[in-house]
RNA sequence: UGGGUAGUGGUCUAGUGGCUAUGACGCGACGCUCACACCGUCGAAAUCGGGGGUUCGAAUCCCCCCUACCCAA
Numbered sequence: 001u002g003g004g005u006a007g008u009g010g011u012c013u014a015g016u017g018g019c020u021a022u023g024a025c026g027c028g029a030c031g032c033u034c035a036c037a038c039c040g041u042c043g044a045a046a047u048c049g050g051g052g053g054u055u056c057g058a059a060u061c062c063c064c065c066c067u068a069c070c071c072a073a
Base pairs, nucleotide, nucleotide: 001072002071003070004069005068006067007066010025011024012023018056027043028042029041030040031039049065050064051063052062053061
């Protein structure tokens, strides 16, 4: 320098054009218990790496940039 893969709650992750962005772990409250743990119920938490574009509608498609990894020179 060129090409490829990836970036989504605190962590991991599903979602490849359309309903309130999915689940687990973790966190908080309540129940249970003498108490803790386990278990159950409820809740908070990501506007999807940043910006622009296409579209009635974008996490999803296109362009540029950033970061990590891989390949080639």
Molecule: transfer RNA
Organism: Promethearchaeota archaeon